The part of an RNA shown here (small-subunit ribosomal RNA, central domain) has 351 nucleotides and comes from an uncultured bacterium. It matches the Rfam family "Bacterial small subunit ribosomal RNA". Model confidence (mean pLDDT): 86 of 100. The full RNA is in RNAcentral, with records from ENA, Greengenes and SILVA.
Context: one part of a larger RNA
RNA sequence: CUGGGCGUAAAGGGCGUGUAGGCGGCUGGAUAAGUCCUUUGUGAAAUCUCACGGCUCAACCGUGAGGGGUCAAAGGAAACUAUCUAGCUUGAGGGCAGCAGAGGAAGGUGGAAUUCCCGGUGUAGUGGUGAAAUACGUAGAUAUCGGGAGGAACACCUGUGGCGAAGGCGGCUUUCUGGGCUGUUCCUGACGCUGAGGCGCGAAAGCGUGGGGAGCGAACCGGAUUAGAUACCCGGGUAGUCCACGCCUUAAACGAUGGACACUGGGAUAUGGGAGGUAUCGACCCCUUCCGUGUCGAAGCUAACGCGUUAAGUGUCCCGCCUGGGGAGUACGGCCGCAAGGCUAAAACUC
Numbered sequence: 001c002u003g004g005g006c007g008u009a010a011a012g013g014g015c016g017u018g019u020a021g022g023c024g025g026c027u028g029g030a031u032a033a034g035u036c037c038u039u040u041g042u043g044a045a046a047u048c049u050c051a052c053g054g055c056u057c058a059a060c061c062g063u064g065a066g067g068g069g070u071c072a073a074a075g076g077a078a079a080c081u082a083u084c085u086a087g088c089u090u091g092a093g094g095g096c097a098g099c100a101g102a103g104g105a106a107g108g109u110g111g112a113a114u115u116c117c118c119g120g121u122g123u124a125g126u127g128g129u130g131a132a133a134u135a136c137g138u139a140g141a142u143a144u145c146g147g148g149a150g151g152a153a154c155a156c157c158u159g160u161g162g163c164g165a166a167g168g169c170g171g172c173u174u175u176c177u178g179g180g181c182u183g184u185u186c187c188u189g190a191c192g193c194u195g196a197g198g199c200g201c202g203a204a205a206g207c208g209u210g211g212g213g214a215g216c217g218a219a220c221c222g223g224a225u226u227a228g229a230u231a232c233c234c235g236g237g238u239a240g241u242c243c244a245c246g247c248c249u250u251a252a253a254c255g256a257u258g259g260a261c262a263c264u265g266g267g268a269u270a271u272g273g274g275a276g277g278u279a280u281c282g283a284c285c286c287c288u289u290c291c292g293u294g295u296c297g298a299a300g301c302u303a304a305c306g307c308g309u310u311a312a313g314u315g316u317c318c319c320g321c322c323u324g325g326g327g328a329g330u331a332c333g334g335c336c337g338c339a340a341g342g343c344u345a346a347a348a349c350u351c
Stems, first nucleotide, its partner, number of pairs: 003323004007305002012319001014201004021194003025088007033081002035077007042069001048066007091191001092188003095184005103177007110154001115149007125136002162169002206247006215241002220236004258318006267296011300307002324351003333344004
């Protein structure tokens, strides 16, 4: 390479958008590039296969036949692919009527709590631990009451719940804004799926400039513990955590499971959002249906565990990735970055 694979053994890109490319619904007509048939030409010899023959056999050699092609030309076929053309509505998109939501951005605002400051009451302890000590406190702490400042996060509601492509999103409110679902079947008429590169987004930590700094808290300093204790526990505490703008681009970025479409028993079901129906004074309940989120499970699959209409079942299309362990996600080179570093990615050697 041909293959075989990718939940846990090596292997799904962190996620989207989309270029090239690949693939693509139903019904006519045309063409004949692919495809198929026929004929002709060519496909040297040797080689290969078969038959016969020659060296005593064989290897070897000779003769004959055959085979061998992304080949060329001519003639023909028109199912499929392709191209052109005429249509269709079920895929896709749009309109109209509704619905739910921590989806995103900016502004405003609220209460509880911690800390600090001021004042009152009040007096000897407080704090902390396994036990202690460091620490704080007669310069009046802790406790308690009143007032004030400031920053950060939003208890209950909260859910096996919801929204988002992922990262992620949670007090209340205003403005701007994205997506989804349901009903209708009114419009367009295949406009679709995937997507190498590209572009954008991307937790935390980290970086740059300027703010901010209550609590927490790497580093650091003390106190303990211990044989030691550069830790676990305790008292402090800087960066950081927060905001604005600009970088970084990583993760157990996980469902360790790429995307799209179709098909294949169910139910106990549970739960979220709609629509229709039945019933009712009304709300619930009940039935049908669409979309989501979970648990259990037929068939089937799987090495097993398990998965099981939200598939890891049965199929099609497209992309990414794997190929023994270590060396190594490293060196070198290239690209990116202010840096930290990131992306791409070997070999010697060794088992």